[in-house]
Context: one part of a larger RNA
Molecule: large-subunit ribosomal RNA, domain I
Organism: Olsenella sp.
RNA sequence: GGCACGCGGUGGAUGCCUUGGCACAGGAAGCCGACGAAGGACGCGACAAGCCGCGAUAGUCCACGGCCAGGGGCACAUGCCCGCACGAGCCGUGGGUCUCCGAAUGGGAGAACCCGCCGGGACUUGAGGCCCGGCGCCCGCCAGCCGAACGCAUACGCUGGCGGGGGGCAACCGGGGGAACCGAAACAUCCAAGUACCCCGAGGAAGAGAAAUCAAACGAGAUUCCCCGAGUAGUGGCGAGCGAAAGGGGAAGAGGCCAAACCGGCGCGCCGGAGACGGGCGCCGGGGUUGUGGGACCACCCAGCAUGGCAGUCAGAAAGGCGCGAGGCAGCGGAACGGCCUGGGAGGGCCGGCGAGACAGGGUCACAGCCCCGUACGCGAAGCCCCGCGCCCUGCCGGGCGGCUCCCGAGUACCGCCGGACACGUGAAACCCGGUGGGAAGCGGGGGGGACCACCCUCCAAGCCUGAACACUCUCCUGUGACCGAUAGUGGACCAGUACCGCGAGGGAAAGGUGAAAAGCACCCCGGGAGGGGAGUGAAACAGCACCUGAAACCGCGUGCCC
Numbered sequence: 001g002g003c004a005c006g007c008g009g010u011g012g013a014u015g016c017c018u019u020g021g022c023a024c025a026g027g028a029a030g031c032c033g034a035c036g037a038a039g040g041a042c043g044c045g046a047c048a049a050g051c052c053g054c055g056a057u058a059g060u061c062c063a064c065g066g067c068c069a070g071g072g073g074c075a076c077a078u079g080c081c082c083g084c085a086c087g088a089g090c091c092g093u094g095g096g097u098c099u100c101c102g103a104a105u106g107g108g109a110g111a112a113c114c115c116g117c118c119g120g121g122a123c124u125u126g127a128g129g130c131c132c133g134g135c136g137c138c139c140g141c142c143a144g145c146c147g148a149a150c151g152c153a154u155a156c157g158c159u160g161g162c163g164g165g166g167g168g169c170a171a172c173c174g175g176g177g178g179a180a181c182c183g184a185a186a187c188a189u190c191c192a193a194g195u196a197c198c199c200c201g202a203g204g205a206a207g208a209g210a211a212a213u214c215a216a217a218c219g220a221g222a223u224u225c226c227c228c229g230a231g232u233a234g235u236g237g238c239g240a241g242c243g244a245a246a247g248g249g250g251a252a253g254a255g256g257c258c259a260a261a262c263c264g265g266c267g268c269g270c271c272g273g274a275g276a277c278g279g280g281c282g283c284c285g286g287g288g289u290u291g292u293g294g295g296a297c298c299a300c301c302c303a304g305c306a307u308g309g310c311a312g313u314c315a316g317a318a319a320g321g322c323g324c325g326a327g328g329c330a331g332c333g334g335a336a337c338g339g340c341c342u343g344g345g346a347g348g349g350c351c352g353g354c355g356a357g358a359c360a361g362g363g364u365c366a367c368a369g370c371c372c373c374g375u376a377c378g379c380g381a382a383g384c385c386c387c388g389c390g391c392c393c394u395g396c397c398g399g400g401c402g403g404c405u406c407c408c409g410a411g412u413a414c415c416g417c418c419g420g421a422c423a424c425g426u427g428a429a430a431c432c433c434g435g436u437g438g439g440a441a442g443c444g445g446g447g448g449g450g451a452c453c454a455c456c457c458u459c460c461a462a463g464c465c466u467g468a469a470c471a472c473u474c475u476c477c478u479g480u481g482a483c484c485g486a487u488a489g490u491g492g493a494c495c496a497g498u499a500c501c502g503c504g505a506g507g508g509a510a511a512g513g514u515g516a517a518a519a520g521c522a523c524c525c526c527g528g529g530a531g532g533g534g535a536g537u538g539a540a541a542c543a544g545c546a547c548c549u550g551a552a553a554c555c556g557c558g559u560g561c562c563c
């Protein structure tokens, strides 16, 4: 020095464990904000660095309710207090307070700071600081004032009052913009994809929606979503690919309101008129809402009066009140076991019992239906939230025959050109949308039926609203898992979006386990200490806080063999 065996050190694999994650299901909730949010800064404790809680009323204040003998959070020490039924503390509900920054809003600024103005207040001789309230911008409505072109007027502007907006938010939704990689085995049309991404807007859902729709010679009857139709018909450098609809079956189910004709009221500085008045225009009310065309107007006929009927607050008009009931936000009741043995410890073994609308689960020195918490089942609210029903309340209250004219959404429909979107790439390319240039008819009217024409069928555009079925989950509750078990599962089981890195946008860790219980080693010895040896605790101390188990690499010590 090598090999082997044994014993240690180091190291932290493995096993076991789980406070944390992951996924799904059901239910709830689906917004918060100038009444100052989200998110923060700085403070508040007997001592107080951190976390959490709270806000100068600062570990809290008040009321009501529940629960309870203890309590002053995590946090286990010391001290000092509070409470013990005259109810502390904890839990729930409703209030109060709520510094400074932040949309941040008196002005400024390098966020949490600096400097003002107006009104009021206490202190002070005063100066002055302090306290309270107000003072940003934009929009709308109302009132007053001022007041152009242009004489009046109007516009603009100013002031005051009232109301709204602003910012945040995981995904879902609508809209405005909008790639490339990739695929086409290269690549340009094409694809990827109207995806990613940016911006605007809204809601608990959004959007769509009550036929100028389809259909096919029969008929259907708003929209949305699912299954089928169907990878069909089509489209496509007819490549790669893209990819319907009718119809059928289901989920859900709802339909309404204007504009106009006409009538009435009010206003006018326009037109006619001397004026009365008529016309025109504007506003308001009535009327009216349709495609077997509807309505207005005129006349006629039938029916019908209200202590009745119908309907209603999420569209169609809009607020509430009372009563009853269900649910949620604290909680409450809740069955049934002893002995012996082993052991440090009984829940184990043995013996004898018991409950079960409860043998789900967790805990307890080891494996517990009967020890503890619970579980099945049953009960519960002064207050707040939400829902249902009833009453009050609120709204509405006909139809038809005939006649004639008046109305029925215009720079619209439609056409040319250029684009977009439709499964449809310009194609025979309809239908829909935009730009640009033209530009109707008006019910004897107009659109559609995939160029276009005829016949036929069908439907009424150019105004608006609309629940449910359908999407999502930052959040809360409950439950479940042939999900993970600390290099896994969230990045994060632990004071993590932390430490740390980066000028910044941004990137982003490692790190769990003594024991049943701290009983966490009094005392003695060596040592400066670290550490160790005794003693003691404990079932165990090679469980001693560098703590369960404690593999391997690696480092020693001992013994044997070999060189």
Stems, first nucleotide, its partner, number of pairs: 001562009015548001016513002020484002022481007029473002031168002039101003042055003046078001050074002052059001061095006070082003106115003116135006123128001137165009172203001173201005183190001187237001213220002224251005234242002255465003258409001262286007270279003291443001293408004297403002300400003308397005320392006327385003331379003337352005353370002355359001361373003414438007424450001445460005500507002520547001523534004